[in-house]
RNAcentral holds the sequence, with entries from SILVA. The RNA shown here (small-subunit ribosomal RNA) has 1513 nucleotides and comes from a metagenome. Its Rfam family is "Bacterial small subunit ribosomal RNA". Its family is annotated with ribosome and structural constituent of ribosome in the Gene Ontology.
RNA sequence: GGAAUUUGAUCUUGGUUCAGAUUGAAUGCUGACGGCGUGGAUGAGGCAUGCGAGUCGAACGAAGAUAUAUAGCAAUAUGUAUCUUAGUGGCGGAAGGGUUAGUAAUACUUGAAUAACCUGCCUUUUACCUGGGGAUAACGGCUGGAAACGGCCGCUAAUACCGAAUGAAGUGUUGUAAGGGAUCUUAUGACAUAAAAGUAGGGGAUGUUGAAAGACACCUGGCGGUAAAAGAGGGGUUCAAGAGAUAUCAGCUAGUUGGUGAGGUAAGAGCUCACCAAGGCUAAGACGUCUAGGCGGACUGAGAGGUUGACCGCCAACAUUGGGACUGAGACUCUGCCCAGACUCCUACGGGAGGCUGCAGUCGAGAAUCUUUUGCAAUGGGCGAAAGCCUGACAAAGCGACGCCGUGUGAGUGAUGAAGGCCUUCGGGUUGUAAAACUCUUUCGCUUGGGAACAAGAGUGAGGGAAGAAUAUUUUUUCAUUUUUAGGGUACCAGGUAAAGAAGCACUGGCUAACUCCGUGCCAGCAGCUGCGGUAAUACGGAGGGUGCAAGCAUUAAUCGGAUUUAUUGGGCGUAAAGGGCGCGUAGGCGGUAAUGUAAGUCAGAUGUGAAAUUCCGUGAGCUUAACUCCGGAGCUGCAUUUGAAACUACAUUUCUUGAGGGUUGACGGAGAAAAUGGAAUUCCAUGUGUAGCGGUGAAAUGCGUAGAUAUAUGGAAGAACACCAGUGGCGAAAGCGGUUUUCUAGUUAAUACCUGACGCUGAGGCGCGAGAGCAAGGGGAGCAAACAGGAUUAGAUACCCUGGUAGUCCUUGCCGUAAACGAUGUGUACUUGAUGUAGUUGGGCUCAACCCUAACUGUGUCGAAGCUAACGCGAUAAGUACACCGCCUGAGGAGUACGCUCGCAAGGGUGAAACUCAAAAGAAUUGACGGGGGCCCGCACAAGCAGUGGAGCAUGUGGUUUAAUUCGAUGCUACGCGAAGAACCUUACCCAGGUUUGAAAUGCAUAGGACGUUACCAGAGAUGGUAAUUCCCGCAAGGGCCUAUGCACAGGUGCUGCAUGGCUGUCGUCAGCUCGUGCCGUGAGGUGUUGGGUUAAGUCCCGCAACGAGCGCAACCCUUAUCGUUAGUUGCCAACACAUAAUGGUGGGAACUCUAACGAGACUGCCUAGGUUAACUAGGAGGAAGGCGAGGAUGACGUCAAGUCCGCAUGGCCUUUAUAUCUGGGGCUACACACGUGCUACAAUGGUCGAUACAGAAGGUAGCAAGACCGCGAGGUGGAGCAAAUCCCUAAAAUCGAUCUCAGUUCAGAUUGUAGUCUGCAACUCGACUACAUGAAGUUGGAAUUGCUAGUAAUGGCGUGUCAGCAACAACGCCGUGAAUACGUUCCCGGGCCUUGUACACACCGCCCGUCACAUCAUGGGAGUUGGUUUUACCCGAAGUCGCUGACUUAACCGCAAGGGGAGAGGCGCCGAAGGUAAGGCUGAUGACUGGGAUGAAGUCGUAACAAGGUA
Repeated sequence: GGAAUUUGAUCUUGGUUCAGAUUGAAUGCUGACGGCGUGGAUGAGGCAUGCGAGUCGAACGAAGAUAUAUAGCAAUAUGUAUCUUAGUGGCGGAAGGGUUAGUAAUACUUGAAUAACCUGCCUUUUACCUGGGGAUAACGGCUGGAAACGGCCGCUAAUACCGAAUGAAGUGUUGUAAGGGAUCUUAUGACAUAAAAGUAGGGGAUGUUGAAAGACACCUGGCGGUAAAAGAGGGGUUCAAGAGAUAUCAGCUAGUUGGUGAGGUAAGAGCUCACCAAGGCUAAGACGUCUAGGCGGACUGAGAGGUUGACCGCCAACAUUGGGACUGAGACUCUGCCCAGACUCCUACGGGAGGCUGCAGUCGAGAAUCUUUUGCAAUGGGCGAAAGCCUGACAAAGCGACGCCGUGUGAGUGAUGAAGGCCUUCGGGUUGUAAAACUCUUUCGCUUGGGAACAAGAGUGAGGGAAGAAUAUUUUUUCAUUUUUAGGGUACCAGGUAAAGAAGCACUGGCUAACUCCGUGCCAGCAGCUGCGGUAAUACGGAGGGUGCAAGCAUUAAUCGGAUUUAUUGGGCGUAAAGGGCGCGUAGGCGGUAAUGUAAGUCAGAUGUGAAAUUCCGUGAGCUUAACUCCGGAGCUGCAUUUGAAACUACAUUUCUUGAGGGUUGACGGAGAAAAUGGAAUUCCAUGUGUAGCGGUGAAAUGCGUAGAUAUAUGGAAGAACACCAGUGGCGAAAGCGGUUUUCUAGUUAAUACCUGACGCUGAGGCGCGAGAGCAAGGGGAGCAAACAGGAUUAGAUACCCUGGUAGUCCUUGCCGUAAACGAUGUGUACUUGAUGUAGUUGGGCUCAACCCUAACUGUGUCGAAGCUAACGCGAUAAGUACACCGCCUGAGGAGUACGCUCGCAAGGGUGAAACUCAAAAGAAUUGACGGGGGCCCGCACAAGCAGUGGAGCAUGUGGUUUAAUUCGAUGCUACGCGAAGAACCUUACCCAGGUUUGAAAUGCAUAGGACGUUACCAGAGAUGGUAAUUCCCGCAAGGGCCUAUGCACAGGUGCUGCAUGGCUGUCGUCAGCUCGUGCCGUGAGGUGUUGGGUUAAGUCCCGCAACGAGCGCAACCCUUAUCGUUAGUUGCCAACACAUAAUGGUGGGAACUCUAACGAGACUGCCUAGGUUAACUAGGAGGAAGGCGAGGAUGACGUCAAGUCCGCAUGGCCUUUAUAUCUGGGGCUACACACGUGCUACAAUGGUCGAUACAGAAGGUAGCAAGACCGCGAGGUGGAGCAAAUCCCUAAAAUCGAUCUCAGUUCAGAUUGUAGUCUGCAACUCGACUACAUGAAGUUGGAAUUGCUAGUAAUGGCGUGUCAGCAACAACGCCGUGAAUACGUUCCCGGGCCUUGUACACACCGCCCGUCACAUCAUGGGAGUUGGUUUUACCCGAAGUCGCUGACUUAACCGCAAGGGGAGAGGCGCCGAAGGUAAGGCUGAUGACUGGGAUGAAGUCGUAACAAGGUA
């Protein structure tokens, strides 16, 4: 630091997801040790049990126990010491500990204020502690109650309580002086007011008391007490700033805001009350609702930020829920009190008791969170003079891998690279130096022994110093001695022990490090995203290997990051989401020039604070290291105060003119409002002329018309709109504005530089304007025209087309307030190369004037530089460069929907979500493909022709059906006379039946035996089996060859997969295309080249060109054929010569010709004319056998169709192995209601039949072709000359000539059938071909539709060959004979090529895709209502309690001789007041018959709306 994912590919926008770090976690698998941390996050739900706050006898009285002293005979009495206990009293209990419910401010943080306050214990200072009184608990007696707990009477003490004395200081009132803004401070007077408590210890005299011991008085003295001043620490109150969400909460407030006076408090204050006034808060968000303890900090991040507030620390709040006060220095009190509610427990039913959000523990709920442990040894706290007691604070231990940190599970050597596992191309590779083995070590663990630190103190004794009258006492110090450890015999150290006891988890397609085999077969399953799985899965499950981390590893949840995806740093708004429809203008924001001053912002210095911990730094320290702890420093980016600076902003004052506005003189315009007025057209009415149609359409029909239309002429009426001018021309803010004239209103602009002097820009709310449609009322209504009606079209046609036609369109008034209200581009200002139109105005030149030329400003267009942009594009009218202000956006769908509010008469508008679903949605551009888009061009593509197919019969192939089997494959063109160039057996793969199992054929090994083989006979359908006869070779030997049997390896398979493959083939298509290198253009996919102008059969060639070249294709090279030449002359030829024959190259001979087969020549637009660009090339001509590729063949680019073939062959994988292999016999592939393809033969006279007479080419031939001859009507037979071939064999038919038939189902046609034969072959029944005779079917030229062919072609005639014993051949492949017609042309059909255009297509139009309906699931809105929560208002009732009033009752202390007084209290009343009740609302949750739309779902139904001109843009 990035990556994956939208596409065929690309760039962008944009979301989703991942890699990182973290956690008070949980879950799964696994688990050696230690240290340090950490552990109820949910029900602030309920709690059994134990513990968590006591202590002081040196404040007090009493009781008991023990010891002891004295007196006494004793009971007992008086004492002393120690201990225990309840009570009075003091201090503490307001701390410590827990939790986060409430609280958005009475809290918290930071900084201030208190001149408006309080403060126990502690410290310092000053002074004092005199003298009295009356009670009361405990206790005793009586008594009530189940208990809790009391009642009455009596006794008693105090540091408990109450007077009195004194009285500095304080306080209050008041005087004076000084300072001061002040209710303040200082100094100094007067008056008033108000305190206290004693008790350890010690003591020499003296006194009182006692039998004595002793006690008391007195003195001293520590502690304590009282009053006061100050300090420290703590607290109260106030102010400012900061710190959540929501405007679908916009208005809130009556003690409310202020004043006066009183009350109240420690203290200011509406804190409370009475009266008066009517204020106070709010868009800088009041009020309301939801959520939430705050902070130091923690996590993350580069930072800014975002999230968070466990542990530790500070503050706050709470203590079963609600209310209340008491006590006290401090509380409205976690383990105090009173009351009310809920709950739990006890009860004798009358009454009582309780509060774990303390530590443990329990139940519940929950994914989930520990021991009912030890100790006060340390630290700290309470009490105490102290010892000490108490302390679930705390210190420790226990449990939990919950986290962080550390250590270990061994180290070295060790190749035969062991065995085993896995894979394999069978060679090997890998696990792997890993193991084994040898050598070594012993951390940790186990065991044995030793063994700390944490302890500081405290007591006792002795000594020294100080205070003191003092050897008391107090204090300080030294020495000696005694004593205190929960953890724990722990840490640590040493000995022993043996490699001995100690490794797992996740992942392994990409992102992302790591690959193979087997199983499975869209199943089972995986999955964070993309996506894997349908028979060869690196993605599922297992195994082996590997990768990562490691006592852990994964998963889930959550936060930050990546995410610049809320953008201050650091984003955007023409088309991706996003500019308000337009203007005016309030608040606000921003603002020209110069000067002076101030110092709010700003900048600099200083001071205070920013607690500690945390963070960072340290070659700092301590634990063996680290985590951890400690020390030092930095930092804490903040706030406040203060001293300065004065550039900028701000503020105040003054100045300027360029921004802005005004003046003067002109100009301009469909700018607005109102009134008047004009002609053309349409329709209607009247009249005339006139007659049969008009109108309308793709074609029609509805409609109008003989009652006279349409047409035409004249006259009239009405309403609406204003042709030409007219123009990317004008005006307006936008919407919008168009005949002409007038009036009124507003604007812009030019010139001038006269006036004001920043008066400006933008603009949340607000106000106004705002097309069309629509609404309301009243008019108007010619034309047009939603709805509606009819006619067409159509499968349907609620549409498109036609005929009609109502609202509406028009006017007036009032609403509505929206549009693709668009330049999809907010307003304003400034700056930034140019070119060229156009509108308005002004100036200059020229001219008599105009035209014309030129300059400037204002508008409005086009093209373009830089720059910008994802690209398209924008480009002085910016989408460039900047500034100011406003509006808006943050994935797609749900949805501009729901609810709420608001506007509207309504229709509707404004504002505006969520649940849920998806991994995309989108923009621009690219390459293809496609279009019922366009242009150009080609092809037997159409057209022009010829002959057919489709009808008949037969042949053949296919489908279907049938069958035991009818083997299999091929299926639009590109399957169907195809594989098959030959199914009677064989072939043969299929079926039935009978056999064989190392096999019919191959290779190897082992063992045993033997020739193998041949012949004959028997059984059998045969395969096969049995019997008999006959019988080896090489080698010295061992043994080998050959054969058989047995066994082991293996064979075999036309079994599956052509969608695992090779090879071969078809098709587009013999179409002219398909690409590459370098360069250039583009961010890129890509483009260019290959496009363009011509031309060609051709990407053929020429020209041009950011391209220049090249490759595969085209063409040519190859073969055949057409002409000629040379060579050669047999088996071919025969012109001349000769011979022979009935005749024939038969013979001699010849080498001319034909021919044969080898080499050459020839044709190249070479020549001429014309056109064309002087080109390529084209048209015509000459010559030539042939002319513009002469004709034909072979030759098939990159690729497409998962095209065809595993049954030609080869081959991976799978399957089979007494069978899916193999052998044999028989059957089947030849079936037959039917359908289709391809052919043959015909339907006849251009013919049939008969007779006569000609002319080929190319093939083949020894298991062969076979002549002559003979036989047969014939197929053929007999026989066998010749020929391994230019020698022999096989050799034409149409045609031509003549005769006959005379248009008929025929002298056409030949199917079918019968009989008799021939040939091949082991064998013609299923199932061959041919012959003869007889038979003589359909068929008289073929519907829709459709095929081939452009010249030696079509058509027509025969001939040959391969396969083959024979044959289904009418097929296929070849050969020659005869031998046409037509092509104007490219509009149309089909196919193809190039360019261009649109696209929402890219498995590419056989594409994509929309809506209703039906079914299922999910979330959600409405809904008669039902039921909870919360809150407000009004009223009722009103506990406890403070306060106030009252108090006839009660009352120890003071006063008084007494009566009584003073004071206090019970009780009563009142205000307030929790809970409760009633009524009416607000907000909100759940649920609800029914209902609305939405989303999703493998193949449902109906249509085809959109994407191409998508077939009506």